GlmS glucosamine-6-phosphate activated ribozyme aptamer from Thalassobacillus sp. CUG 92003, 172 nucleotides, folded computationally. The prediction has a mean pLDDT of 75. It was read from a public genome assembly, where an Rfam model found it. Rfam family: glmS glucosamine-6-phosphate activated ribozyme aptamer. The family's RNA type in Rfam is riboswitch. The organism belongs to Thalassobacillus, within Bacteria.
RNA sequence: AUAUUAAAAAAAGCGCCAGGGCUAUGUUUCGAACGGAAUAGAAGCAUAGUUGACGAGGUGGAGGUUCAUCGAGUAUUCGGCGGAUGCCUCCCGGUUGCCGCACUUCAACCGCAUGUCCGGGUUUUAAAACUUAGAGGUAACUCUUUGCACAAAAGACCGGGAUGAAGUGCCA
Numbered sequence: 001a002u003a004u005u006a007a008a009a010a011a012a013g014c015g016c017c018a019g020g021g022c023u024a025u026g027u028u029u030c031g032a033a034c035g036g037a038a039u040a041g042a043a044g045c046a047u048a049g050u051u052g053a054c055g056a057g058g059u060g061g062a063g064g065u066u067c068a069u070c071g072a073g074u075a076u077u078c079g080g081c082g083g084a085u086g087c088c089u090c091c092c093g094g095u096u097g098c099c100g101c102a103c104u105u106c107a108a109c110c111g112c113a114u115g116u117c118c119g120g121g122u123u124u125u126a127a128a129a130c131u132u133a134g135a136g137g138u139a140a141c142u143c144u145u146u147g148c149a150c151a152a153a154a155g156a157c158c159g160g161g162a163u164g165a166a167g168u169g170c171c172a
Stems, first nucleotide, its partner, number of pairs: 014082004019078001020051011054071003060091006092111006100170006115163004120158004130147001133144004
C1' cells in the first nucleotide's frame, strides 16, 4: 500500500494540530540591595503536556467550487489542514403565471415547499459566559453536574396590498 473477515464507536461552530498562547522538567545567559558567589526575577533553548467555536439554523441526485447563514461571548472562538447541509451548472420530480382541466413552449421558483415586490401580527426551550457540587492532573487544564438571564437571522403559521405569458384541445 492492497484485499478479506469480525466487533465497537462515530459529524457538521464538525474533526485534527508542525504556528502562536499557557504549564511542568532540564539547561544557558542576564541579574539590584558593600564586594564575590548566588537569590527573587527576566529572556532564550530542548522535551513533554495543554489550549485551539457558545448555541440557533440548514441536506432531491450528480459534478464543480471555497473565508458557506445568524447572532452571543471576560473575544486565541487567532492561525493552519481536512470536511460540511452554502453557492454555481446540469438532471429528476413538482409549483405559480389573475374562471376550470390537459398538453407543449417560455419566465421565475421549490425539494412537501414553491412567481416577484412591499407591509403587519404571532411563534419558534438559545447555549456558553456566570454560578453550585464533585472527579482527574504537580500544573496549565479536562470531564460530569446545580441554578439562572439575555439574541439575531432564517423558517413556520395567520392576515393584507400591488403586479406577472403564449399556443392547441376539451368543458362551461